A computed fold for a 73-nucleotide RNA from a Chthonomonadaceae bacterium, annotated as transfer RNA. It matches the Rfam family "tRNA". Its family is annotated with triplet codon-amino acid adaptor activity in the Gene Ontology. The family's RNA type in Rfam is transfer RNA. The RNAcentral record of the sequence draws on ENA.
[in-house]
RNA sequence: GGGGUCGUAGCAUAGCGGCUAAUGCGCUUCCCUGUCGAGGAAGAUACCGCGGGUUCGAGUCCCGUCGGCCCCG
Numbered sequence: 001g002g003g004g005u006c007g008u009a010g011c012a013u014a015g016c017g018g019c020u021a022a023u024g025c026g027c028u029u030c031c032c033u034g035u036c037g038a039g040g041a042a043g044a045u046a047c048c049g050c051g052g053g054u055u056c057g058a059g060u061c062c063c064g065u066c067g068g069c070c071c072c073g
Base pairs, nucleotide, nucleotide: 001072002071003070004069005068006067007066010025011024012023013022018056027043028042029041030040031039049065050064051063052062053061
């Protein structure tokens, strides 16, 4: 330099172009308990790496770009 793949809450992941982006762990509050833990109830946290484009509508499709990993040279 060329190609492929990934980038979504604190972490790990899911998400056929179509309601207000989902799940587990973690976190907060409450219940329970002599305390902690376990268990139960409720709640907060990501507008999707960044910038454009296509579309009535984009996390999803296209282009560019940044970063991680792999392959080729």